[in-house]
């Protein structure tokens, strides 16, 4: 970099340093920001991987005690990531519904793009 797959409306700071832009890219909106953004550190959140562990079920082997594997529901010490304004801030493409009907608006569904994890090339 590419492929597969899961998730993407929940949650998380009155901290320290720094010092000007930031919200992925393009466009249009709308926002955050010297009452300190972005970034780094610390803290925190979460449960994707994982795991000290708990319950249930199934399978395996076994004389018993007990064990192993898997699924599922909990839990979060240690570890690998991740996240920590606003739905992935909203819209862009397709379809449906709806009131008005010229443009355009609203709602819903899906797609695309992106982000993160796991696995693979």
């Nucleotide at each position: 970099u590419c492929c597969u797959u899961a998730u993407u409306g929940a949650g998380a700071g009155u901290g320290a340093c720094u010092g000007a832009g930031g919200g992925a890219a393009u466009a249009g909106g709308c926002c955050c920001u010297g009452a300190g953004a972005c970034g780094u550190c610390c803290g925190g959140c979460a449960a994707c991987c994982u795991g000290a562990u708990u319950g249930u079920c199934a399978g395996c082997a076994a004389u018993c005690c007990g064990g192993c594997u898997g699924a599922u529901a909990g839990c979060a010490a240690a570890g690998g990531u991740g996240c920590u304004a606003a739905a992935u801030c909203c819209u862009a493409c397709a379809g449906a519904a709806u009131a008005u009907u010229u443009c355009g608006g609203u709602u819903c569904u899906g797609a695309a793009a992106g982000a993160u994890g796991a696995g693979g090339a």
A computed fold for a 121-nucleotide RNA, annotated as SAM riboswitch aptamer (S box leader).
It was read from a public genome assembly, where an Rfam model found it.
The model forms 94% of the base pairs in the Rfam consensus.
Model confidence (mean pLDDT): 78 of 100.